[in-house]
RNA sequence: GCCUGUGUGGCGCAGUGGUAGCGCAAUUGAUUGGUAAUCAAUAGGUCGCGAGUUCAAGUCUCGCCACAGGCU
Numbered sequence: 001g002c003c004u005g006u007g008u009g010g011c012g013c014a015g016u017g018g019u020a021g022c023g024c025a026a027u028u029g030a031u032u033g034g035u036a037a038u039c040a041a042u043a044g045g046u047c048g049c050g051a052g053u054u055c056a057a058g059u060c061u062c063g064c065c066a067c068a069g070g071c072u
Stems, first nucleotide, its partner, number of pairs: 001071007010024004018055001026042005048064005
């Protein structure tokens, strides 16, 4: 330098163009003599950045950035 893949709550990951979800973690409450466990609820995301297509983009296209792998 070229090619491919990945980028989504604190962490690990889903998400086939039509209201962004799950598990763990966190907070609050219930339960307990107390803790753990269990149960219920709550909060937390401008979906890496920018542009384009579209009535509508996490999703499709282009550029850039970061990371991983491959080729030379």

The RNA shown here (transfer RNA) has 72 nucleotides and comes from Candidatus Iainarchaeum sp. It matches the Rfam family "tRNA". By type it is a transfer RNA. Its mean pLDDT, the model's own confidence on a scale to 100, is 82. The source organism's lineage runs through Archaea, Nanobdellati, Candidatus Iainarchaeota, Candidatus Iainarchaeales and Candidatus Iainarchaeum.